Record summary
Transfer RNA from a Planctomycetota bacterium, 73 nucleotides, folded computationally. Its Rfam family is "tRNA". Rfam classes the family as a transfer RNA. Its mean pLDDT, the model's own confidence on a scale to 100, is 81. The organism belongs to Planctomycetota, within Bacteria.
RNA sequence: GGGUGAGUAGCUCAGUAGGUAGAGCACCGCACUUUUAAUGCGUAGGUCCUGAGUUCGAAUCUCAGCUCACCCA
Numbered sequence: 001g002g003g004u005g006a007g008u009a010g011c012u013c014a015g016u017a018g019g020u021a022g023a024g025c026a027c028c029g030c031a032c033u034u035u036u037a038a039u040g041c042g043u044a045g046g047u048c049c050u051g052a053g054u055u056c057g058a059a060u061c062u063c064a065g066c067u068c069a070c071c072c073a
Stems, first nucleotide, its partner, number of pairs: 001072007010025004019056001028042004049065005
């Protein structure tokens, strides 16, 4: 330098005909328990990497850029 893949909650990841953003774990609260752990229930938590474009409407499509991983040179 070229190619491919990835970027979504604190962490690990889902999310395909474009139409209200989700799960598990963690955190917090409550119940249970002598206490802890475990278990059960519940709440909260998001600039969907950034900018622009298309569209009535974009995490999703298009363009440019940034970061990471792998491959080629």